[in-house]
Molecule: transfer RNA
Organism: uncultured Clostridia bacterium
This record gives sequence, structure tokens and C1' cells, in this order.
RNA sequence: GCCGGCGUGGUGGAAUAGGCAGACACAAGGGACUUAAAAUCCCUCGGCGUAAAAACCGUACCGGUUCAAGUCCGGUCGCCGGCA
Repeated sequence: GCCGGCGUGGUGGAAUAGGCAGACACAAGGGACUUAAAAUCCCUCGGCGUAAAAACCGUACCGGUUCAAGUCCGGUCGCCGGCA
């Protein structure tokens, strides 16, 4: 230099003929139980914002197509693999 694959919450990882983003697990926080703990059970758990909410934003980044994009198209960046 050329070709291919991948990039999603704190972590792993789902969601594909385009239709509620984040299932499920782990981690974390709160509560119940206990003399106390462990185990177990219940609830919460992307960001911003707020008294609390809602609105709003959010799938590496920038554009495009579309009523609608994590998903399709173009470009950029990063990682992995192959060829030279």
C1' cells in the first nucleotide's frame, strides 16, 4: 500500500429483509431476612436535566437515503486478521 472483519451502558454481550436501543449475565447502589454477616429474595442501575419528574440527547466520528437507521450507502478514525 491492497483486501476482509469488528466498534452498542461500568464490563461481557443481545437486538439484521430497517420499526419502543440496550434483552440476559456480571459489577454497583438501596431494601428485606439475620444478634451480625454470608447466602437468598425484592427494587434501582446510559447521559443531561430536576426538589422529584418530564422534555431533550444517546449504538466510534461526520454525512447521505428513508416517514423511520445500531442495522442500508459514502467518507474518517481505531482495533484485529490476511496479502504484498